[in-house]
Molecule: SAM riboswitch aptamer (S box leader)
Organism: Nonlabens sp. MB-3u-79
RNA sequence: AAAUUAUCAAGAAAGGACGAGGGAUCAGACCCAUCGACUCCUUAGCAACCCUUUAUUUAUCUCAACAAUAAAUGAAGAAGGUGCUAAUUUCUGCUCACAGCUUUUGUGAGACUAGAUGAUGC
Numbered sequence: 001a002a003a004u005u006a007u008c009a010a011g012a013a014a015g016g017a018c019g020a021g022g023g024a025u026c027a028g029a030c031c032c033a034u035c036g037a038c039u040c041c042u043u044a045g046c047a048a049c050c051c052u053u054u055a056u057u058u059a060u061c062u063c064a065a066c067a068a069u070a071a072a073u074g075a076a077g078a079a080g081g082u083g084c085u086a087a088u089u090u091c092u093g094c095u096c097a098c099a100g101c102u103u104u105u106g107u108g109a110g111a112c113u114a115g116a117u118g119a120u121g122c
Base pairs, nucleotide, nucleotide: 003120004119005118006117007116008115013043014042015041016040017039021032022031023030026093027092028091029090044085045084046083049081050080051077052076053075054074055073056072057071058070059069060068089114094110095109096108097107098106099105
């Protein structure tokens, strides 16, 4: 790398550098951007995936219990590893239900594919 798995409606920006496009991809729409976007750096922050502490339960161990270890669940936390800090993954695209209906459309639920991030993995 492939693959597996969890999450993706909440949250959180200033300064500096650069200088023209950017919002992953296809189509359509919409939006951000010379009042400097995107990207990079610094600092700050958000969150709680990994993580830290703790309680309970179960399993292993034991003749049994304690202790220890592991897992699950709950609570608290933020030192460390990632991540993130416009708009729901910006919205729509396929299926179903309902409303409306010549057509156009709206709301809700779901599926597939793709993507983002974490953990595992080599």